Record summary:
A computed fold for a 113-nucleotide RNA from a Bacteroidota bacterium, annotated as SAM riboswitch aptamer (S box leader). The prediction has a mean pLDDT of 79. Its Rfam family is "SAM riboswitch aptamer (S box leader)". Rfam describes the family as follows. The SAM riboswitch is found upstream of a number of genes which code for proteins involved in methionine or cysteine biosynthesis in Gram-positive bacteria. The organism belongs to Bacteroidota, within Bacteria.
């Protein structure tokens, strides 16, 4: 980099440096955040529970081991994250509209080459 699977309505910020942008994404239309300090970097803190740990139950098995599914609890470690639904729309269906559902794209995790 590519592919597969799962999730994306909840949650969680202070300080220092810095100095004008930022809200992942080519484009585009909105709407926001920002000199009462954006991006970025550093420190500390936190959130969550994908990987992970423990317990219980189910399934596969003649039994054990093992695998797997679900539930509960936990948080040492690997990631991730800490404005707004992934900030919202762009394509399709329904709808008078508001809106709802889906697709696409993207993000994150785990796995495979």
């Nucleotide at each position: 980099u590519a592919c597969u699977u799962a999730u994306c309505a909840a949650g969680a910020a202070a300080g220092g440096c810095a100095g004008a942008g930022g809200g992942a994404u080519u484009u585009u239309g909105g709407c926001c955040c920002g000199u009462u300090g954006a991006a970025g970097c550093c420190u500390u803190g936190g959130c969550a529970a994908c990987c992970c740990a423990u317990a219980c139950a189910g399934u596969u098995u003649a039994c054990u081991c093992a695998a797997u599914u679900g539930u509960a609890u936990g948080a040492a470690g690997g990631u991730g994250c800490c404005a707004a639904c992934u900030c919202c729309g762009a394509c399709c269906a329904c709808g008078a509209a508001a809106g709802u559902g889906g697709a696409g794209a993207g993000a994150u995790a785990a796995g495979u080459c």